[in-house]
A computed fold for a 72-nucleotide RNA from Candidatus Vogelbacteria bacterium CG10_big_fil_rev_8_21_14_0_10_45_14, annotated as transfer RNA.
Model confidence (mean pLDDT): 83 of 100.
It matches the Rfam family "tRNA".
Lineage of the source: Bacteria > Bacteria candidate phyla > Candidatus Vogeliibacteriota.
Formats: sequence, structure tokens, C1' cells
RNA sequence: CGGGCCGUAGUGUAACGGUAACAUGCGUGAUUCGGGUUCACGUGACUCCGGGUUCAAAUCCCGGCGGCCCGA
Repeated sequence: CGGGCCGUAGUGUAACGGUAACAUGCGUGAUUCGGGUUCACGUGACUCCGGGUUCAAAUCCCGGCGGCCCGA
């Protein structure tokens, strides 16, 4: 310098263009003499940033930033 993939709760992953889900974590309660385990309820992301398309964008398009990989 050229090309490809990726960026979403604290963490790890989902989400035919239609109000962002699950697990774990965290909080409370139950269970226990106490802890762990288990169970119930609750909590938490304006989806990396800026534009564009659309009635509607995490999703499609463009640019930028960051990470990984390949080539030179």
C1' cells in the first nucleotide's frame, strides 16, 4: 500500500428492514445453623462514530475509527 472478516448490556453470543433476545454477572427473596448449590423475581446495551436510502435501519449503501487475518 491492496484485500477480507469483525465492532450489540460488566462478559460471551443472538436478532427475515418492523419497539434488541439468551446465558452469565449484579441486586432482592426462598431454601441452609451458616456458606455453596438450586429456584423465583428484578436489573442492565439509544447496537464504535458521522452521513445516506426507506414510512421504518443493529440489519442496506458511503466515509471514518478500532481489532484480527491474508497478500505485497